[in-house]
Molecule: transfer RNA
Organism: Coemansia sp. S610
RNA sequence: GGUCAUAUGGCCAAAUGGAAAGGCGCUUGGCUACGAACCAAGAGAUUCCAGGUUCGACCCCUGGUAUGAUCA
Numbered sequence: 001g002g003u004c005a006u007a008u009g010g011c012c013a014a015a016u017g018g019a020a021a022g023g024c025g026c027u028u029g030g031c032u033a034c035g036a037a038c039c040a041a042g043a044g045a046u047u048c049c050a051g052g053u054u055c056g057a058c059c060c061c062u063g064g065u066a067u068g069a070u071c072a
Base pairs, nucleotide, nucleotide: 001071002070003069004068005067006066007065010024011023012022018055026042027041028040029039030038048064049063050062051061052060
């Protein structure tokens, strides 16, 4: 340098173009002599960036950035 893959809450991770699920963690309450475990509830995501297409984009297109794989 070429080609390909990935980027989504603090971490992991899902989502045929109808608009973001789940787990861990966190907070609050219950339980307990106190904790842990367990039970219930809650908060937390301008979906890497900038454009474009569309009535509508995590999803399609273009260009970047970062990381990884591979070829030379």